[in-house]
Model confidence (mean pLDDT): 82 of 100. Transfer RNA from a Spirochaetota bacterium, 73 nucleotides, folded computationally. Rfam family: tRNA. Rfam classes the family as a transfer RNA.

This record gives sequence, C1' cells and structure tokens, in this order.
RNA sequence: GCCAACGUAGCUCAGCAGGUAGAGCAGCUCACUCGUAAUGAGCAGGUCGCCCGUUCGAAUCGGGUCGUUGGCU
Repeated sequence: GCCAACGUAGCUCAGCAGGUAGAGCAGCUCACUCGUAAUGAGCAGGUCGCCCGUUCGAAUCGGGUCGUUGGCU
C1' cells in the first nucleotide's frame, strides 16, 4: 500500500430482504433469611463509532472517515 470482517447498555453479544432497540451478567430497590449468599419480583441504563446521502421512515441500504482484528504484498 491492497483486501476482508467487526464497531449496538458498564461487560459479553443478539436484532440486518427498512417500520421509532433486546438478552445474559454486572448495578439499584423490594421480598425471603437471625444475618449473608442463593432465589424470586421490579427499576434504571444505549438516539446502534462519527459525518453525509437515499427514503414518508435507516442499527439495517449507499458513500466517506476513524478505530480494532485478520490476510496479502
């Protein structure tokens, strides 16, 4: 220098033939217990790396850019 994949909640990841976002763990509250753990119930938490475009509507499609990983030279 070239090619590809990936970038979504604090962490690990779903969700991509477009219709205003979810799970597990972690966190907080409550119940249970003599108390803790475990267990159960509930709550909070992200405008989906960033910018532009297409569209009535974009995490999802297109372009650019940044980052991570791998491959080639």